The part of an RNA shown here (small-subunit ribosomal RNA, central domain) has 350 nucleotides and comes from Picea glauca. Its Rfam family is "Bacterial small subunit ribosomal RNA". The full RNA is in RNAcentral, with records from SILVA. The organism belongs to Picea, within Eukaryota. The prediction has a mean pLDDT of 86.
[in-house]
Context: one part of a larger RNA
RNA sequence: UUGGGUGUAAAGCGUCUGUAGGUGGCUUUUCAAGUCUGCUGUCAAAUCCCAGGGCUCAACCCUAGACAAGUGGUGGAAACUACCAAGCUGGAGUACAGUAGGGGUAGAGGGAAUUUCCGGUGGAGAAAUGAAAUGCGUUGAGAUCGAAAAUAACACCAAUGAAGAAAGCACUUUGUUGGGCCAACACUGACACUAAGAGACAAAAUCUAGGGGAGCAAAUGGGAUUAGCUACCCCAAUAUUCCUAGCUGUAAACGAUGUAUACUAAGUGUUGUGUGUAUCGAAUCGCAAAGUGCUGUAGCUAACACGUUAAGUAUCCCACCUGGGGAGUAUGUUCGCAAGAAUGAAAAUC
Numbered sequence: 001u002u003g004g005g006u007g008u009a010a011a012g013c014g015u016c017u018g019u020a021g022g023u024g025g026c027u028u029u030u031c032a033a034g035u036c037u038g039c040u041g042u043c044a045a046a047u048c049c050c051a052g053g054g055c056u057c058a059a060c061c062c063u064a065g066a067c068a069a070g071u072g073g074u075g076g077a078a079a080c081u082a083c084c085a086a087g088c089u090g091g092a093g094u095a096c097a098g099u100a101g102g103g104g105u106a107g108a109g110g111g112a113a114u115u116u117c118c119g120g121u122g123g124a125g126a127a128a129u130g131a132a133a134u135g136c137g138u139u140g141a142g143a144u145c146g147a148a149a150a151u152a153a154c155a156c157c158a159a160u161g162a163a164g165a166a167a168g169c170a171c172u173u174u175g176u177u178g179g180g181c182c183a184a185c186a187c188u189g190a191c192a193c194u195a196a197g198a199g200a201c202a203a204a205a206u207c208u209a210g211g212g213g214a215g216c217a218a219a220u221g222g223g224a225u226u227a228g229c230u231a232c233c234c235c236a237a238u239a240u241u242c243c244u245a246g247c248u249g250u251a252a253a254c255g256a257u258g259u260a261u262a263c264u265a266a267g268u269g270u271u272g273u274g275u276g277u278a279u280c281g282a283a284u285c286g287c288a289a290a291g292u293g294c295u296g297u298a299g300c301u302a303a304c305a306c307g308u309u310a311a312g313u314a315u316c317c318c319a320c321c322u323g324g325g326g327a328g329u330a331u332g333u334u335c336g337c338a339a340g341a342a343u344g345a346a347a348a349u350c
Stems, first nucleotide, its partner, number of pairs: 004321003007304002012318001014201004021194003025088004033081002035077008049065001051063004091191001092188003098181002103177007110154001114150003118146004125136001207246005215241001220236004258317001260315004266295006273288004299306001323350002332343004
């Protein structure tokens, strides 16, 4: 390479948009590039295969012949693919009518808690721990009442619930804005799927500049524990955590499961729709398509499990894997302020 794989054994890019490329619905026509086929040229000899013969046999040698495949020319076929032309509506999209939502973004407002500060009451501890001590307190702490300020996060509702491409998203309200679902069946008429390279977004932490700083808290300083402790426990406490503008581009970025489409038993929850039933109305009972859970048949799997939300049955496209460790290292290159990120070996070794 052929082939085989990628939930847990090596292996699905963190997610999306999309260029080239690859692949692509139904009907009819054209054409003959692919495809199939007839004839024909060529494909040196030796070798291989096969038939016969010669060395006593064999190896070996001699003679005759052929298959298959490739390639050129020429004639034909027209199902499939491509091409040409015309159409269709089921895929896809648009418009119209509804609808749910912590989807995004920018303002405004709110209460509870915490800490600090001011004032009143009060008068000795309070706090911490396994036990203590450091630290706090008669310069009046802790407790309690009232006033004020600041910062961060939004109890209950809350759910196996919602919406979002993922990261992520929840106090209330306003502006603005993206997407989804359902119904009716008006319009376009394959406009589709995937996607190398490319671009966009991307938790936490780090970095740059300017703000902010209540609580928590790496580092650090004390106190304990211990034979000893750069720890676990305690008292403090800086960066950080928050905001604005940038940078970084990684996570067990997980469903450890790429995207799209079709098909293949049931049962039972739940969310948002539509529709029928029911009713004064709501509840109820069905059905349909769209999500989200559980159990489970066939099938699949090494097993665990998966099982119409597939890891089943198939098709298209992309990404990735090929013993362990060496090693996500070295080197080179690209990116980055840096930290580092991306790409990514080999020798020796088992």